[in-house]
Context: one part of a larger RNA
RNA sequence: CUGGGCGUAAAGAGUUGCGUAGGUGGCAGAGUAAGUAAGAUGUGAAAGCGUCCCGCUCAACGGGAUAGACAUAUCUUAAACUGCUCAGCUAGAGAACGAGAGAGGUAGAUGGAAUUCCCAGUGUAGGAGUGAAAUCCGUAGAUAUUGGGAGGAACACCGAUGGCGUAGGCAGUCUACUGGCUCGUUUCUGACACUAAGGCACGAAAGCGUGGGGAGCAAACAGGAUUAGAUACCCUGGUAGUCCACGCCGUAAACUAUGGAUGCUAGCUGUUAUUCGUAUCGACCCGAGUAGUAGCGAAGCUAACGCGUUAAGCAUCCCGCCUGUGGAGUACGGUCGCAAGACUAAAACAU
Repeated sequence: CUGGGCGUAAAGAGUUGCGUAGGUGGCAGAGUAAGUAAGAUGUGAAAGCGUCCCGCUCAACGGGAUAGACAUAUCUUAAACUGCUCAGCUAGAGAACGAGAGAGGUAGAUGGAAUUCCCAGUGUAGGAGUGAAAUCCGUAGAUAUUGGGAGGAACACCGAUGGCGUAGGCAGUCUACUGGCUCGUUUCUGACACUAAGGCACGAAAGCGUGGGGAGCAAACAGGAUUAGAUACCCUGGUAGUCCACGCCGUAAACUAUGGAUGCUAGCUGUUAUUCGUAUCGACCCGAGUAGUAGCGAAGCUAACGCGUUAAGCAUCCCGCCUGUGGAGUACGGUCGCAAGACUAAAACAU
């Protein structure tokens, strides 16, 4: 390489969004003849390989004869399949119309509870903390309690196995702008589709730059304990940071450790959205459908665990990735970055 694989053994890229090249592509008609198939002709050196015969005493070796295979060019023929051209279809895809749910996004406004701090009143000796203590706060009046004020951050209950989003993620309330989705009915376009190397975009937390902000929490750090020691776990403090704006970084057990698309293959139960039927004065209840989201399971699959119409089943298409372990996701080189570093990515050697 072929092959075999990728939930947990090595292996699905963080995400798809957008999408280029490329690969693949629904139903039916006419043409064409590039692929495809058949035939004819030519080429396809020698040596070698296969078969037969012969020569060295045998063999290796040598000589002679010969086949097939494969490849390629031209011509003729065929037209099922693929391609191409033309003209169509509606089951894929998209659009329109009518409804609907939602923490989807961005910006602005605003609310209450709580913590902390400040001011004032009442009040007096403790408070805080722990396994027990101590550091710590307090007679310069703390803790407690009442009233007033400041400021920042997060949004109890509702709340859910619930919803939305491509993923990361998204939760007080209101307003504006805005993306996607689902359902229903007819109407329209007429294959416009799928995947996607490169590329563009997004991407938790931490971290970085500039400027703000800073209540609580809290790496680092300081102190008190514990301990043989204690650069920890526990306690008292506490700075970056956490928050905002703009710009970088581009990584996570970025996980469903499960790439995307399409079709097919028993069911049962819950739940969300919606439509229809039934019922009713009406709504609920009940039944059916579609789209999601969960639990269990037939067949089948799997090394087992388990998966099982949301497949890890049965198939097709496209992409990514793996090939014993360590060395190593390292070195070198390159690209990117302010840096931290990220991406790409070996070998010697050991076993």
Molecule: small-subunit ribosomal RNA, central domain
Organism: uncultured Saccharimonas sp. (SeqCode)